[in-house]
Description: The RNA shown here (transfer RNA) has 72 nucleotides and comes from a Candidatus Woesearchaeota archaeon. The source organism's lineage runs through Archaea, Nanobdellati and Candidatus Woesearchaeota. The sequence was found in a public genome assembly. Rfam family: tRNA. By type it is a transfer RNA.
RNA sequence: GCCUCAGUAGCUCAGUGGUAGAGCAACUGCCUUGUAAGCAGUAGGUCGGGUGUUCAAAUCGCCCCUGAGGCU
Repeated sequence: GCCUCAGUAGCUCAGUGGUAGAGCAACUGCCUUGUAAGCAGUAGGUCGGGUGUUCAAAUCGCCCCUGAGGCU
């Protein structure tokens, strides 16, 4: 230098054009003598950045950033 893959909640990931979700973690309540476990609920997201296409973009195109792998 070129190619491929990945970037979404604190962590691990889903979501392949039409209201952004799950598990774990956090917080609150119930339960318990108390803790853990269990049950119920709450909060937490400019979807890596920019731009374009579209009535509508996490999703499609282009550029850039970061990481992993491969080729030379």

Notes
The coordinates come from a structure-prediction model, not an experiment, and the mean pLDDT is 82.